[in-house]
This is a predicted structure of a 1429-nucleotide RNA (small-subunit ribosomal RNA) from an uncultured bacterium. The prediction has a mean pLDDT of 87.
RNA sequence: AGUCGAGCGAGAAAAUCCCCUUCGGGGGAUGAGUAAAGCGGCGAACGGGUGAGUAACACGUGGGUAACCUGUCCUAGGGACUGGGAUAACCUCGCGAAAGUGGGGCUAAUACCAGAUACGCUCUUUGACCGUUGGGUUGGAGAGGAAAGAUGGCCUCUGCAUGCAAGCUAUUACCCAAGGAGGGGCCCGCGGCCUAUUAGCUUGUUGGUGAGGUAACGGCUCACCAAGGCGACGAUGGGUAGCCGGCCUGAGAGGGUGAUCGGCCACACUGGGACUGAGACACGGCCCAGACUCCUACGGGAGGCAGCAGUGGGGAAUAUUGCGCAAUGGGCGAAAGCCUGACGCAGCGACGCCGCGUGGGUGAUGAAGGCCUUCGGGUUGUAAAGCCCUUUCAGUGGGGAAGAACACCCCGCUUUCGAACAGGUAGCGGGACUGACGGUACCCACAGAAGAAGCCACGGCUAACUCCGUGCCAGCAGCCGCGGUAAGACGGAGGUGGCAAGCGUUGCUCGGAUUUACUGGGCGUAAAGCGCGUGUAGGUGGCCCUGUAAGUCAGACGUGAAAUCCCUCGGCUCAACCGAGGAAUGGCGUUUGAAACUGUAGGGCUUGAGUACAGGAGAGGAAGGCGGAAUUCCCGGUGUAGAGGUGAAAUUCGUAGAUAUCGGGAAGAACACCGGUGGCGAAGGCGGCCUUCUGGACUGUUACUGACACUGAGACGCGAAAGCGUGGGGAGCAAACAGGAUUAGAUACCCUGGUAGUCCACGCCGUAAACGGUGGGCACUAGGUGUGGGGGGUAUUAAACCCUUCCGUGCCGAAGCUAACGCAUUAAGUGCCCCGCCCGGGGAGUACGACCGCAAGGUUGAAACUCAAAGGAAUUGACGGGGGCCCGCACAAGCGGUGGAGCAUGUGGUUUAAUUCGACGCAACGCGAAGAACCUUACCUGGGCUUGACAUCCCGGGGAUUCCCCAGAAAUGGGGAAGUGUCUCUCUGAGGAACCCGGUGACAGGUGCUGCAUGGCUGUCGUCAGCUCGUGUCGUGAGAUGUUGGGUUAAGUCCCGCAACGAGCGCAACCCUCACUCUUAGUUGCCAGCCCACUUCGGUGGAGGCACUCUAAGGGAACUGCCUCGGUUAACGGGGAGGAAGGUGGGGACGACGUCAAGUCCUCAUGGCCUUUAUGCCCAGGGCUACACACGUGCUACAAUGGCCGGUACAAAGGGUUGCCAACCCGCGAGGGGGAGCCAAUCCCAUAAAACCGGUCCCAGUUCGGAUUGGAGUCUGCAACUCGACUCCAUGAAGUGGGAAUCGCUAGUAAUCGCGCAUCAGCAUGGCGCGGUGAAUACGUUCCCGGGCCUUGUACACACCGCCCGUCACACCACGAAAGUCGAUUGUACCAGAAGUCGCUGGCCCAACCCGCAAGGGGGGGAGGCGCC
Repeated sequence: AGUCGAGCGAGAAAAUCCCCUUCGGGGGAUGAGUAAAGCGGCGAACGGGUGAGUAACACGUGGGUAACCUGUCCUAGGGACUGGGAUAACCUCGCGAAAGUGGGGCUAAUACCAGAUACGCUCUUUGACCGUUGGGUUGGAGAGGAAAGAUGGCCUCUGCAUGCAAGCUAUUACCCAAGGAGGGGCCCGCGGCCUAUUAGCUUGUUGGUGAGGUAACGGCUCACCAAGGCGACGAUGGGUAGCCGGCCUGAGAGGGUGAUCGGCCACACUGGGACUGAGACACGGCCCAGACUCCUACGGGAGGCAGCAGUGGGGAAUAUUGCGCAAUGGGCGAAAGCCUGACGCAGCGACGCCGCGUGGGUGAUGAAGGCCUUCGGGUUGUAAAGCCCUUUCAGUGGGGAAGAACACCCCGCUUUCGAACAGGUAGCGGGACUGACGGUACCCACAGAAGAAGCCACGGCUAACUCCGUGCCAGCAGCCGCGGUAAGACGGAGGUGGCAAGCGUUGCUCGGAUUUACUGGGCGUAAAGCGCGUGUAGGUGGCCCUGUAAGUCAGACGUGAAAUCCCUCGGCUCAACCGAGGAAUGGCGUUUGAAACUGUAGGGCUUGAGUACAGGAGAGGAAGGCGGAAUUCCCGGUGUAGAGGUGAAAUUCGUAGAUAUCGGGAAGAACACCGGUGGCGAAGGCGGCCUUCUGGACUGUUACUGACACUGAGACGCGAAAGCGUGGGGAGCAAACAGGAUUAGAUACCCUGGUAGUCCACGCCGUAAACGGUGGGCACUAGGUGUGGGGGGUAUUAAACCCUUCCGUGCCGAAGCUAACGCAUUAAGUGCCCCGCCCGGGGAGUACGACCGCAAGGUUGAAACUCAAAGGAAUUGACGGGGGCCCGCACAAGCGGUGGAGCAUGUGGUUUAAUUCGACGCAACGCGAAGAACCUUACCUGGGCUUGACAUCCCGGGGAUUCCCCAGAAAUGGGGAAGUGUCUCUCUGAGGAACCCGGUGACAGGUGCUGCAUGGCUGUCGUCAGCUCGUGUCGUGAGAUGUUGGGUUAAGUCCCGCAACGAGCGCAACCCUCACUCUUAGUUGCCAGCCCACUUCGGUGGAGGCACUCUAAGGGAACUGCCUCGGUUAACGGGGAGGAAGGUGGGGACGACGUCAAGUCCUCAUGGCCUUUAUGCCCAGGGCUACACACGUGCUACAAUGGCCGGUACAAAGGGUUGCCAACCCGCGAGGGGGAGCCAAUCCCAUAAAACCGGUCCCAGUUCGGAUUGGAGUCUGCAACUCGACUCCAUGAAGUGGGAAUCGCUAGUAAUCGCGCAUCAGCAUGGCGCGGUGAAUACGUUCCCGGGCCUUGUACACACCGCCCGUCACACCACGAAAGUCGAUUGUACCAGAAGUCGCUGGCCCAACCCGCAAGGGGGGGAGGCGCC
C1' cells in the first nucleotide's frame, strides 16, 4: 500500500495553433502515447496498532525433527523446443433508484492450454555400504513431471539486400534440480498465579491395527479391537492474568510489576468459514450469521481508526485534522522514479531527568518601615539605599553550520562478454546535483542590574517561634492528638526552617516489618499442642565392608539475543543523553574426572527394636455371683403432742396417732474405716468381697531374630457429664415445676415438696477449664530429700536399718532458659527427627456451602463493617460489705446541749428601683464584718463634674490661710472681708520650694472580669507519723532494699536483727506561760515585830522595815536519776520511795513531702482583658435592717439544786487625757449636776457574781417565763421615721424539758457564775480574754466515723463518687436471611440450521485434448442436488 509501459491490448479531455464552414459546427496538429481504466507480474502475510481472549508447549530456558516447509537473495549445474484456444479493456443492446449486472461482437500478452525433451527430481519395485523412526552414498527396472519473454546494441554467418529480419551479442526475466543463508511449522524436559467452602475427572476418552488428511508426526479424522488414561507431588472445576529481557524496591534473600525500548504470542465490530498464495484462515481481502450506523425509488444496498492526526462519550486525567521523504528502513521498477502518518522533524503539556539564570563585591547613622518588647531594647539585617563591577539567559542587529553520502548525470581509467575500434556488465578516480528541521545550533556586537521566585512547613515523630484574632466555635489532623479567653497544633502577621522552577497533596509499590521468619519467628500464662490412641502414604533413620555414580564437588565446551545495570574510554561547552570496548549473566545442556557424605545394589554385625523363660505389684478391662451398714417405704409393738425446718420463720407432716423407739419385711442405689501429692490405664477414667476370661507395664537371667525402628497428612477406633431412641428399673438425690420465706422486686441464694434424669440393656451423640492450660520419640546436662514396685550387696533367727541398681510418682534447688512469673534429669535447659497449630481486637467459632447426626447439635469455616487497641507478666498507689496489728471523745460509759418555744444573728429562698459583693459537705451559714442611722458603701433613684477626689511633668496667675453673706436638698455656683510668710541671689526686683486657682496634653481612676493566668496569706487532711535523699546492693525495667521483721513508744520514739550504711524534712527537745524554790531589787506593792499620833477600840495615819504576800529579772529543780519486779543482759514497761511537781508535769507557740485547679483579683501586690463626659469622681435621699417560708449558730426559758427580798464575803485579767471619772447633791431609774484624783502596781472604771446567812413563794402557765404592745423618759450623735441602746410604769405571748436525728467534753476538764477588753460618737445574746464554784464516767475495741503499718485480690489509676454489662426508644450505615422475580454461566436430552471445506451425485451447462469432412461423440470440468461437520 502500492508499483511496473523494459509483460500486454487499447487510449482521452481542457487549452493553444492551423484549415474549412450553411456560422449551428466540422477536421487536423500540439497537448500525449500523457491522464484515467483494463489484462498480467510482484507486493499487499512486512511495517504500524492493541492486550480482549489465553493458566496454554502461550511464554522463558535447554533440547529434538531419521516427521517438515521456505517466494525474493547468494553459490555452482542444466534448460528455455513445437503448437493452440480464449478473455477483459473497447464497441453495442438491455436491467437496476443505487450498488451493480446480463446478452452479443472484436483483440493482446511474461495471462491460459496441449504436446515434446530432461537430471535419482517424484512415485513403484529390487540390491550394496554406512547410519538407525520416513537419513546419507551408490546401482538396476518401470512410470511421471518444465519453461516466456522483454529491452539495448550489432551485421561475422543466412535472406531481402538502403536498412531490417532470422541470427549474433549484452542485460534482465523464465524453467528443472542441488546446496547455502535467513525465516517458519511441529514435538519434548524443566520453570513461573489464587482457590479444597472445587475431590474425584475422562468415551475420541487411553492404547493398538488399518485407512484418510497435512509441508510434516500425531485420535488430527474415521472404522474395528482392547479398557484404559489423569489425580492430595492437587486432576477436574471456579477466579484472575498476555509471557519474557527487564523495571521499581531491598544489605541480601525476597517482594511488587510487565508503560516507553527489544523478543514471542494473541486479536482486528462480534461469531463462524474457507479462498488465493512460498507464506494468511489474512487490521485498511472474500463469504455467511449477528449487533450497530448510514443510503434507498422500500425492491435493495454500503460500512468497520486496537494505523497517523482528529471528533464524540466516559473520566481526576493524557497532545497537532503540522512539515518532510533531506536522512534511516521498506514495496515496486533495468533505471529515473513513485509510494511509505514506518520513520525523520516540528507543535502542545515543568509529565520526568539534566544543565543554567533571576546577579557579584563593598557597604553600620546597624536608615526607614514591619514585627516583638521586661520600653532598656531586640529582630528583619549587609538585608536595603549608596559606591565599585560583571552581562549568562531573555531583547535588538549581524554572521551562520555539521547532519550529504549514495543513486542518477558528466569526464577519465580498468576489467569482462563479444566478430566488433557497437554496446553492455562489474569496478576505480574526479566533478556536479540533493536539507523537512531552519536562518535552527553556534559565534560576534549593543544597552543596562537592567525583564525573571515560588511552594511547603515550624506541638512530638521532624529542621524551624513569637504576636494578634478566635473561644470545643470556626477549624486542623499521617499517628499521638490540638481548639471550652493568655492556642508555639485553628486563621492572619512577623520571623525561622526545608526544597527550589518548582513545591505540596492524592493514588500505587517495595522498604522499615525477624509483622509468613529460606537467609530469619513462635505455641505453660501474650495468638498458637489435635481429648486420646492404633496405624496408611510420606518424611527421617544404628555399626562395618565392597560396588555404582542419581544427588554432591571440580575442570572443559556450548548456550545464556540486543538494549538495560556495572567498569573504562570517547562525542554533544558540562550533565542528562549517546557511542565504543570490557565485565557480568546463581540457569540449562554436553563432556571428563573425584567418591568423603546422602541415595542405590550386594554382604556382614548387635548396641536400637522385638521374641522366649522365671518372678512379683496393681480401684487396668469384661462377665457372673455374694455381702453388710445406711436412707426410704410397708406391717406390728411401746408412746403422746408435737415434729420438721431456719439467721428468724412459714409452707409441710401429726390426735385418722406423727417425731422418738423396738421387732419384722420390701426395694433400689452407693460401697464408711483401710485411703496415702499411694496404685493402674493411651486418654476419658477406675475403689465392698469372690470366681472366670482378658490387656498392658516392671524386674531378673540367659538364648534367639538381625534395623524388623521413630513419627504419622488422610483413615479407623476409644472418648466425662449432659442430651436423644427403644425397653426395663426407680430407694435416695434432683433441672423443670409448685408452695413458703427473704426482698423495693426475688422468675435467685434459704426452706417444704417434686418430674425428667441419675441406675440396667442395646443403639446414637463426640463435646469439656477433655488442663501439667506443656504433642510424640531418642540422646546429653550438679545435686538434696520423700514415696510406690522389683533386683543386688552387707547384716540378721527374722523384720527393720545401711549401701547400690532399674522403673514409676512428688517436693526443693545448680548451671542454663524465660518478657516476667517461673521451669529446672518427669525441662519451659542443650541438640536431632516427625506431626499439629499461630500471625492485632471485635464481627465470630458467627454466616453461607459441604459432610456427620433422629434431634439437640457437631466438624470444616469466611467476609462486609468497625476499633487504636485487645492482651501477658510484673511495679507503685488507691480501693475491698479481704485479713492481721494499732491509735483518736471514734464508739461505748457518763455529764450537759442542739433538733420543739420566744427572741438575737447568719444563710437559702422570695420580694424589691436596690435589697452591693464574696464564702457552699466535713473545711460556707454570730463567716470576711473587732461593731451598715449619715459616713462606712462597693447597691438603687435623682442632681452634678470631666486632666478629674488622688500621683508626676508643663504653662499662666496667686502668699498660704481664716471668716462672713446669697441661691440650692447638698454637691456646687456667686459675692465680700481679713491677710501678706519661707529660702537663694548681682536685692524698687528676679528665681526656687511648699500651698491655692485657671489651662493644655501625656495620663490618672475603676470594690469592673478572670483565685482555672499569679504572688502573698489562709483553711483542711493533721500534732496524723509520716515524707524523702546520697552511696551501695538486687532487678532488662517500672522499681525494690534502706522505711520490712521481733519488741517498744504519744511518735520512723528507742532497742535488737537485717545488703545495707548514712543523711535530710517531720516527731521530741531548744522558746513562752502556769505550778515549787532560791538569789537580786523594794515604789505606787507589802505590814510580822518595834516606836509615835488619832480612834466609835473594829481600826486609821505616820515613822520605820523588805521578813511575808506580791511584783519582775536571773538561777535551781525532774533525768526513769534511785529501789524492786518483768523483759533478749536491750529498748521499755509495772510498782515504790523521795519530791511542789514523775515518767511528754498542765497549757501555748510551732504544722514535714504533699492533697483538695480548696478560699481570697473586695486587705495588699500583680499578668491579661474591659471601661475613659464613664464601669471614674462629688452630693442628697433610699437600700444592705424587706418577709408566706426553710436551715445553721446562739441567748432566755420552761422553774423549787428555783424565783423574789434583805444581809454578808472572796477574784483575776484588763482599760483610761478629744479619756477613766471619785467624794458630794438631784432623779424610782437610765441619767443629770459637780468637779477631786489619775498619762496611772499610786487615781478611776469597780459593788464581782454564783456561793453563804435569813425571809418569802408551794407546783400554779405560777411571785416561773419574759416575748409583744401602749405610755413616759435618758444618753450618744448634724440627725435615732425608715433603722440605736438604755430606764421607768403598764402589758404579759409561746413555752411544763422537746420526733427522726444530732453536737461538745476525760480534770481544775464538762457544767455553772460573773468580770474585763477590742471594734466603737452610740449600739454585743457575737468575738477575744479573765478568774470563782466545780463534777460524773471510760468494762472495753465487736460495731459507726477518721487515721497509721504489714499483707492479699483487682479488669480501678480523674484511682469505688472507679470501672462496667444488657435490654429498650429514634436515626443512619454495613453484612446475612427471605415468598418470589430477573439476568449471566453451565450439565443432559431433543428440534431447526447459514456460509464453507470434504465426499457422493451431477438427466442441466462447457473454447483448448482425442475421434470425426461436418453434425456430433468421447474424455474431463462445472452449476445444481444429497450427506458428515